[in-house]
Molecule: Bacterial RNase P class A
Organism: Rhodocyclaceae bacterium
RNA sequence: GAAGUCCGCCAGGCAGCCGCGGCACCUUCGGGUGUCGAGGAAAGUCCGGGCCCCAUAGAGCAGGAUGCCGGCUAACGGCCGGGCGCCGCGAGGCGACAGACAGUGCAACAGAAACAUACCGCUAACGCUCGAAAGGGCGCAGUAAGGGUGAAAUCGUGCGGUAAGAGCGCACGGUCGCACUGGUAACAGUUGCGACGGGUAAACCUCAUCCGGGGCAAGGCCAAAUAGGGGAGCAAUGACGUGGCUCGCGUCGCUCCCGGGUAGGCUGCAAGAGGCCGUCGGCAACGACGGUCCCAGAGGAAUGGCUGCCCACGACAGAACCCGGCUUAUCGGCGGACUUCCACC
Numbered sequence: 001g002a003a004g005u006c007c008g009c010c011a012g013g014c015a016g017c018c019g020c021g022g023c024a025c026c027u028u029c030g031g032g033u034g035u036c037g038a039g040g041a042a043a044g045u046c047c048g049g050g051c052c053c054c055a056u057a058g059a060g061c062a063g064g065a066u067g068c069c070g071g072c073u074a075a076c077g078g079c080c081g082g083g084c085g086c087c088g089c090g091a092g093g094c095g096a097c098a099g100a101c102a103g104u105g106c107a108a109c110a111g112a113a114a115c116a117u118a119c120c121g122c123u124a125a126c127g128c129u130c131g132a133a134a135g136g137g138c139g140c141a142g143u144a145a146g147g148g149u150g151a152a153a154u155c156g157u158g159c160g161g162u163a164a165g166a167g168c169g170c171a172c173g174g175u176c177g178c179a180c181u182g183g184u185a186a187c188a189g190u191u192g193c194g195a196c197g198g199g200u201a202a203a204c205c206u207c208a209u210c211c212g213g214g215g216c217a218a219g220g221c222c223a224a225a226u227a228g229g230g231g232a233g234c235a236a237u238g239a240c241g242u243g244g245c246u247c248g249c250g251u252c253g254c255u256c257c258c259g260g261g262u263a264g265g266c267u268g269c270a271a272g273a274g275g276c277c278g279u280c281g282g283c284a285a286c287g288a289c290g291g292u293c294c295c296a297g298a299g300g301a302a303u304g305g306c307u308g309c310c311c312a313c314g315a316c317a318g319a320a321c322c323c324g325g326c327u328u329a330u331c332g333g334c335g336g337a338c339u340u341c342c343a344c345c
Stems, first nucleotide, its partner, number of pairs: 001341010012310007020037007039316001043327002046325005051215004063211005068082005083097001084095004098206002103204002105200002119147002121143003126139005155173006174196006180189003219267004229258006238252005274293008311314001
């Protein structure tokens, strides 16, 4: 100097004028003054939690999610560190990464066979047969070496062995199990022993862990008008109904009290698993302690516009109960650590 990898950060700046919302104060009730006023994703609503209401003895079934190990956390499907596999020269990146001797299923095309399988082959003995014989043919049987098909054909290569073959035996290599050693563990190592008829579980399934349901339009408080409900009293002894009458009962009037719901108002609602700085512990995620700051809170719902100067000429996009993540969108720029190549000293 070129090409890259990983981590973190910024998101036009300054000034003036006008305007909008919350809060505090003042007010002559018109308003004025002061102060604060979107994001790294406020987004998708995909996970997890707080908070609230309902349900609930405990456990199980069903259903769903997750799935190497250790740690962090309020919790997580997140993060950090590690193991293994794959990719990259490398810095690094990616991985639902448990189980296929519990059971069921599936495997296009090709191929004889995807399951227990013989198409072409190879083969001693035995039986029949041809032949003088050597030998040939057929049957029965053995075989998985060779050919051929396939993504995949029963561990690979070599030697021995055999009628021909075969982990049948041996050597080297591979996989799995047990023991041993190292490691908290995943796992690794090599020595010993044993075994080696496939694949597929983001196919059903099995195993392990976790999960009660619904959500701020949750929920709580205050509470009209009108209509209706409950109770007490008053008046009258009235009217009506109760098959004709009496008693009784019910309804009708007035006053007061009570409670529920609706409109409406208040709250939940902004001091929090909070931000920043420092010290300490930890490889890290993160935690502990100390200091300091207060940082949107609407309910038709504010955060905008104009002008001037400067620059690298400004992207994606806007809260609606809150918080931790993930994912997606995003002009341009900055900082740090590292890798590979080239040149020079």